The part of an RNA shown here (small-subunit ribosomal RNA, 5' domain) has 525 nucleotides and comes from an uncultured bacterium. Its Rfam family is "Bacterial small subunit ribosomal RNA". Its family is annotated with ribosome and structural constituent of ribosome in the Gene Ontology.

Context: one part of a larger RNA
RNA sequence: GAACGAACGCUGGCGGCGUGGCUAAGGCAUGCAAGUCGAACGGACAUAGCUUUUGGGUAACUGAGGGCUAUGUCAGUGGCGAACGGGUGAGUAAUGAAUGGGUAACGUUCCCCGGACUCAGGGAUAGCGGCGGGCCGCAAGGCCCUUUGCGAAAGUGUCGGUAAUACCUGAUGAUCCCGCGUGGUCGCAUGAUCGUGCGGGCAAAGCUCCGGUGGUCUGGGAUCGGCCCAUUUCCUAUCAGCUAGUUGGUGAGGUAACGGCUCACCAAGGCUGCGACGGGUACCGGGUGUGAGAGCAUGACCCGGCACAUCGGAACUGAGACACGGUCCGGACACCUACGGGUGGCUGCAGCAACGAAUAUUCCGCAAUGGGCGAAAGCCUGACGGAGCGACGCCGCGUGCAGGAUGAAGUCUUUCGGGAUGUAAACUGCUGUCGGGGGUCAGAAAUCACUGAUCAACCCCACAGGAAGCCAUGGCUAACUCUGUGCCAGCAGCCGCGGUAAUACAGAGAUGGCAAGCGUUGUUC
Repeated sequence: GAACGAACGCUGGCGGCGUGGCUAAGGCAUGCAAGUCGAACGGACAUAGCUUUUGGGUAACUGAGGGCUAUGUCAGUGGCGAACGGGUGAGUAAUGAAUGGGUAACGUUCCCCGGACUCAGGGAUAGCGGCGGGCCGCAAGGCCCUUUGCGAAAGUGUCGGUAAUACCUGAUGAUCCCGCGUGGUCGCAUGAUCGUGCGGGCAAAGCUCCGGUGGUCUGGGAUCGGCCCAUUUCCUAUCAGCUAGUUGGUGAGGUAACGGCUCACCAAGGCUGCGACGGGUACCGGGUGUGAGAGCAUGACCCGGCACAUCGGAACUGAGACACGGUCCGGACACCUACGGGUGGCUGCAGCAACGAAUAUUCCGCAAUGGGCGAAAGCCUGACGGAGCGACGCCGCGUGCAGGAUGAAGUCUUUCGGGAUGUAAACUGCUGUCGGGGGUCAGAAAUCACUGAUCAACCCCACAGGAAGCCAUGGCUAACUCUGUGCCAGCAGCCGCGGUAAUACAGAGAUGGCAAGCGUUGUUC
């Protein structure tokens, strides 16, 4: 000198764009953050219409019950999603990351392109209804209650019957899978690929407003992943030897897949001074800061990857998890309890106490972009878009402009003549940025139309009014005098000032620097 996720002191007008728990991966009240589909299914309730049975009435009409249709809402079965998006950096020195390869050792819901098919049956189950006591009654049934199976609650039992794109069985089926054989082409060792013969095996679901849309098998694509290899990846030798599933083989199991991944047996190997093993520290990269560069330092925000979700462990479901707002077990902690037993997980968005030098609103909206579901309308979305708070940072703007000398007054200084503040003020003329008030409504909206939380363009109005501080002035280093103090009080980044004429302390005036900031402290180059 530059930089900062900064903090502190003094001061503070406006706007734009960014940015804001670096400490306790310590604990959390409250609300919200993942739902959606009735065009998969049976129902319940409400409304409307049609129809039918029956009662009253001359009729108009009206009461009760049943059936059907339409619309809306709802719990449940079922489907898809919930593995994304969002947070954090505890762990991890390599099961990670970066770069480049391999997979002849693999998977891939939804999406796109192609081929073939979509046949016949069955048994359940949720939802729903019942459950206790008393009275009347032969029974059917009716009425009543401390609201009514049990339980304080969380929750949960038994019986009856019901639907499906839920579940199961059978059929058909190949270029699909498996086994045995055979031929061509190719390669990188195991082999890959194409054809052919025989045997065995495997599927489906409907809905519809009739336009469609879905289902199953299979080939290819796209996307996203799994696994393997090479190179690189902090400090420490006051860590020199480490290792029994250890290293390799055979066989088996397991996986989407290779493999000691696991197991049985066999052999005795494997790593290490090019640093094994141990200890410490640390998420990694794109990047960021600085620097002429080489380098050094760093990894906030944004993007990619990894890891974690109170601590430890485990699997289930599923295309995908060993799953932040799923399940189970154990621990710690907290809460409820009728003491029998239960419930919970903010390292999501806000917010609270605590910690700390220190870090924000329990805001608005799905209008835009994107995501989930749905044929769609649409619903959900603390992702996101915005607003709020903080000079925390960068950038822009303003605090007026022109004239104005007998150089007013005041203040400071003086050799008492004067000098400085100083065109500065007053005064005269002007302008209207920002802020304020009013009006009109572009654009962000993609559209046939509708749709803006919020921001905002344009026009008019008045008034110099509402808007300047901080640090320094001995040298380094731009800028000096007076007074006070008297090695005191104090200053200080270094050199050093202060003991009676202090340009170095304190105050005042003046001056210099930067400016809505200016200084100090911390850290890096």